Model confidence (mean pLDDT): 81 of 100. This is a predicted complex of two RNAs, RNase P RNA and transfer RNA, with 427 nucleotides together. Rfam match: Bacterial RNase P class A.
[in-house]
Parts: sequence; C1' cells; structure tokens
RNA sequence: UGAGUUGGUGAGACGGUCGCGGCUGCCCUCGGCAGCUGAGGAAAGUCCGGACUCCACAGGGCAUGACGCUGGGUAACACCCAGGCGGGGCAACCCGAUGGAAAGUGCAACAGAGAGCAGACUGCCGAUGGCCCUCAAGGGGGUACAGGUGAUGGUGAAACGGUGGGGUAAGAGCCCACCAGCAGCUCGGGUGACCGGGCUGGCUAGGUAAACCCCGUUAGGAGCAAGACCGAGCAGGAACAGGGCUGCCCGCCCGCUACGUUCCGGGUAGGUCGCUUGAGGCCGUGCGGUAACGCCGGCCCCAGAUAGAUGACCGUCCUCGACAGAAUCCGGCUUAUCCACCAACUCACGAA
RNA sequence: GGUCCUGUGGUGCAGUUUGGAGUGCACACCGCCCUGUCAAGGCGGAGGCCGCGGGUUCAAAUCCCGUCAGGACCG
Repeated sequence: UGAGUUGGUGAGACGGUCGCGGCUGCCCUCGGCAGCUGAGGAAAGUCCGGACUCCACAGGGCAUGACGCUGGGUAACACCCAGGCGGGGCAACCCGAUGGAAAGUGCAACAGAGAGCAGACUGCCGAUGGCCCUCAAGGGGGUACAGGUGAUGGUGAAACGGUGGGGUAAGAGCCCACCAGCAGCUCGGGUGACCGGGCUGGCUAGGUAAACCCCGUUAGGAGCAAGACCGAGCAGGAACAGGGCUGCCCGCCCGCUACGUUCCGGGUAGGUCGCUUGAGGCCGUGCGGUAACGCCGGCCCCAGAUAGAUGACCGUCCUCGACAGAAUCCGGCUUAUCCACCAACUCACGAA
Repeated sequence: GGUCCUGUGGUGCAGUUUGGAGUGCACACCGCCCUGUCAAGGCGGAGGCCGCGGGUUCAAAUCCCGUCAGGACCG
C1' cells in the first nucleotide's frame, strides 16, 4: 500500500419563528403565562424468557408441548461467555436443532437381478456329482445339467470396511500384513464434554429421531382490551343442581331453590388507578473472574399519551442524511438499515 | 395493544394427518364437432416452480426456522 476478519460508536450540525404532549410554579373562572422535559438501535416481527395481575393456595399423577455436546453466567431463557467435537477458509476467523439408530417399531418413490440379518441379470468357475468322447484301465478331454461364487459390468442417494499378498476350480476376512472404524477391559490428563496410549475380540456394526419413540431437563391457564374502583344508563327472558380449578384423573374450593349460577337479550362507549424509580442509566487506573458477569463507591431521574404529542417553515455549513416511530415494563433473538469513524487481528507485496 | 387462522393453474377447493414424478376436481380459457346462429352437449388441449427465502432428508405442497400478505376474534 492492497485485500480481508472480528468487535464497537454515531445516525446530519448550529441558529431563529410558529405549533403539540407531560410535569412543576404563579394568576386561579373557562383558561392563560413562565420554566424544565419529550422515541429507537431496531420502538418492528410478537419468535423465546421473565416481572406484574386475575383465575384457588398453583398441589400429586397421566397426557401434551418445549429444550438437548460440556462447564459457567443470569430473575429466567431457545440468550450470553469459555471449552470439546465435526465442517469450511492459506490465515485472522466463521458455521453447526451437536443426546440415543449394537432398546423397539416404521420409511426409502423411480431405476435395478437384488434395498435390510440383501441379491445370481451379466460375468467367472464347474474342484464334486451327472452326461458325452477317448483309454495302455491309473487316467485324460469336453459339455455347462445340478451347483459354487458378491472379485467384474450395469442401476441407484445408498449395494454390507479399504489397499496389497497368500489361497482357491473360481472366489470370498477364508487366512495374513498395514490402514480406517467399532466393542470390552485398562492406564494417564481434564471439574466435564473429551483427548492420548496399551491389551483382547470379532472382522464391520448402513441412512433417517426437523418419523414414532427412548433417556434427561423443564412447563398450571390466561393475558394491561390482565385487573381494581367511581359515575351514568337499560328491559327483561330462559335453563339449572351442580359449578370452578381453561386436556384427563385424584385432591381442593364455592354452592344446592333464588338477593344464586350460566346463557340469550338490552344499556353504556365517561372518569380514576394499574402507568412508569426500574433485574434503571452514567462514571471508575476500584475488587473478584480467562470471559459472560458479579460486588463496591459516587452522581443522575431520562416520554407516559388514551383518537393517541415529539412536527412544519426559514437561514448557514458538511461527507447531502438510510431503516423506521413508544402504548404495562424488562432481558434476548430475528428481520430492515444511505453512510461515516474507531480499535484489535490476519494474509500478500514493497522498503528499512 | 393482545390472541389465532389462511396462502396450491384465471377463480373456488381437495391433497399436508402417515414426505415418493407437483397429483386431482368443478367453473372459466383455446381448438374441432354439432346448429341456419348462439347457448347447452361431445372430443381434444394449454395453463402450477404449491406466497417468498433458507435448512433437515436420497427426496419437501407436506417436516423445521425466518419473512411477507390477507382475514377473524378479544374491552
């Protein structure tokens, strides 16, 4: 200098005028005036996990769902950190729903001879038996009928370890050597996943669990339109001894003749609370930890609407400004996003 | 704001449970026959990457994840 990887920050700036939501103070009659404050990294999708509220106090079992290498973090998680294993990249680094297929069941179209403790279409052989020829009577030759054979061709996503040698009628883990992989026992390292080594064994155990399933962990249901209170308004009717705990059983709770419960119909679309101080934010030569994170100290209050505010115009400058906007609140994930900048690291080339 | 459902030729559906050539039905469309003509009827045909992207698998409309669009319900 070029190419790249990872992590992070910002999301036009400044000034003026007008307008809107909230809070506080003042004048206090509607209301007005002044000051302060007013969207995001994703506020989004509603995909996970919680807080909170109600159902019953949230109990036991079954069913069902979710998750799934190991250790840690956290209120919790499908998230994060560190590590193992597998794959990709020269590398920095990235990706992985990554338990079990030698518990059981199922599935594999088409093609192909054969598709799951497989299979003789082609090919090879025909030692042995049959048949034929020959014979100096021991035998020799032929045929491809019985049969043997998974080495060969071809099919397929997949054809039941690989290479070499021996062996054989031809062949085959049939036998042997090496390699790959597996099971059992065992030694060493590691908290563990796992890694490295030794001995023995049989020669081989296929794929699919984002198919059922098994094992382990975990989950009661609904959701702020939850729920509580005040006010206004209306027209009643039907059914009932059982109902609730929102799949089932147990257990528990309420009720059993009317001021009750459920359903249908009618009325109201007003107000207050929940509502924003919270697993909150910022700072630190702090402490512990590889890290995620935890602890400690200091400072700060940072939108709370309810038809729903956060906008419009003008001027100057620049690198000409993307995706998009709160609605109970947090922690994540995922998706959308013009660009600019910072830090660490890798590779190539060049120079010293 | 919250909770669910659906997406397959031009239109309406079935197929998704239990993965097997994108298979089928009705109407519509095109050509021919029939008719004096049209409709109906008969015969033949075309038209689909199953909303989109990715993954699992030998193989995906179907299973899983993400995303887009449409619809329903809840005070």